A computed fold for a 392-nucleotide RNA from Marmoricola sp. RAF53, annotated as Bacterial RNase P class A.
RNA sequence: CGGGCUGGCCGGGCGACCGCGGCAGGGCACUUGAUUCGUCGAGGGUCGUGUCGAGGAAGGUCCGGGCUCCGAAGGGCAGGGUGGUGGCUAACGGCCACCCGGGGUAACUCGCGGGAAAGUGCCACAGAGAACAGACCGCCGUCGCUCUCCGGAGCGGCGGUAAGGGUGAAACGGUGGAGUAAGAGCCCACCAGCGCGGCGGGUGACCGUCGCGGCUCGGCAAACCCCACUCGGAGCAAGUCCAGACAGUGAGCGUUCGAGGGCGGCCCGCCCGAGCUCACGGGUAGGGCGCUGGAGGGUGUCGGCAACGGCACCUGGAGAUGGAUGGUCGCCAGCCGGGUGGUCGUGAGGCGGCCCGGUGAACAGAACCCGGCCUAUGAGCCAGCCCGUCCG
Numbered sequence: 001c002g003g004g005c006u007g008g009c010c011g012g013g014c015g016a017c018c019g020c021g022g023c024a025g026g027g028c029a030c031u032u033g034a035u036u037c038g039u040c041g042a043g044g045g046u047c048g049u050g051u052c053g054a055g056g057a058a059g060g061u062c063c064g065g066g067c068u069c070c071g072a073a074g075g076g077c078a079g080g081g082u083g084g085u086g087g088c089u090a091a092c093g094g095c096c097a098c099c100c101g102g103g104g105u106a107a108c109u110c111g112c113g114g115g116a117a118a119g120u121g122c123c124a125c126a127g128a129g130a131a132c133a134g135a136c137c138g139c140c141g142u143c144g145c146u147c148u149c150c151g152g153a154g155c156g157g158c159g160g161u162a163a164g165g166g167u168g169a170a171a172c173g174g175u176g177g178a179g180u181a182a183g184a185g186c187c188c189a190c191c192a193g194c195g196c197g198g199c200g201g202g203u204g205a206c207c208g209u210c211g212c213g214g215c216u217c218g219g220c221a222a223a224c225c226c227c228a229c230u231c232g233g234a235g236c237a238a239g240u241c242c243a244g245a246c247a248g249u250g251a252g253c254g255u256u257c258g259a260g261g262g263c264g265g266c267c268c269g270c271c272c273g274a275g276c277u278c279a280c281g282g283g284u285a286g287g288g289c290g291c292u293g294g295a296g297g298g299u300g301u302c303g304g305c306a307a308c309g310g311c312a313c314c315u316g317g318a319g320a321u322g323g324a325u326g327g328u329c330g331c332c333a334g335c336c337g338g339g340u341g342g343u344c345g346u347g348a349g350g351c352g353g354c355c356c357g358g359u360g361a362a363c364a365g366a367a368c369c370c371g372g373c374c375u376a377u378g379a380g381c382c383a384g385c386c387c388g389u390c391c392g
Base pairs, nucleotide, nucleotide: 001388002387003386004385005384006383007382008381009380010378012332013331014330015329016328017327018326020053021052022051023050024049026047027046028045030043031042032041033040034039055363059374060373062372063371064370065369066368067235068234069233070232079231080230081229082228083227084098085097086096087095088094099113100111101110102109103108114226115225119224120223121220122219123218136165137164138161139160140159141158142157143156144155145154146153147152173191174190175189176188177187192216194213195212196211197210198209199208200207201206239289240288241287242286248280249279250278251277252276253275260272261271262270263269296315297314298313299312300311301310302309303308334359335358336357337356338355339354340353342351343350344349
């Protein structure tokens, strides 16, 4: 320098104008309730001011938890989930470390990783045969017939054979020898694999090694099943508080002895007139709480390989409810291309400067909160490691 592997960071900054939501002041009118008539409280409206205002995934809603309500003595059955080992955590199907197996020259990566020697079942197509297997071709023996150059050859029947061929994802260990009519773990040596036992290492999964055994046992459990562990249901539209109108229940007053209402406040007067007022409970519309200080964020330090945890200090950062956090411009950082010239190095090459031009984004948007996973996105940046090439 090129190619690759892994991990992490960032998701912009400044200004102008216009606009939106929350909170706290202020001004202006307004409505109400008190009043010692000076004012004070509450409410919504409007106009200023100050301050705060999305994300790394706020997303999908896949998993786990907090919180809320309902259910629940305890145990069992059924059903669901998880599945190497050890650890972390509030918990997890998440994370970390390790083991085993697959891939890669390597850095590294992938695994839906308990049991198939409990039982049942399945194994497409091809193939003779697909699991206490199987004679299609071949090989060997024997019998019969035919032919013969008398060595034998061909065809057919019966039997033996899993060494060779062929089919297949998979054909019931591999190599060599002994053996045989031909063959075969039938026997032997070595190797592979499995089981049992011993010793050593490790918390453990497991690893190493020695001996023995029968000589060999296919795959699928995301098929039933078996084993171990684990699991109540619904979700902030949870749940709770205040509470119009209409209707209901009760009480009081009233119908020519006129309640009540209208004629902007009061009295008189005129008119209409059979209902009016209060209380209560449940609860709709509507409003409030839940609602954002929580397993919170940051820095340092200590323990730990790490995930993570302990301690100390600092910090206060949205809460909408038809749902705000936006729009239009200008400038910059960053990055890319071209030109120019500088500096470092023996060199391959590295580093920074100036000028011009381009780009200056994408994915997406809280809705009770939190931890994960997955998916979307690259304007961009950094580090470590591996392999190759070149230079000295």

Model confidence (mean pLDDT): 79 of 100. NCBI's taxonomy places the organism under Bacteria, Bacillati, Actinomycetes, Propionibacteriales, Marmoricola. The gene name in the source record is rnpB.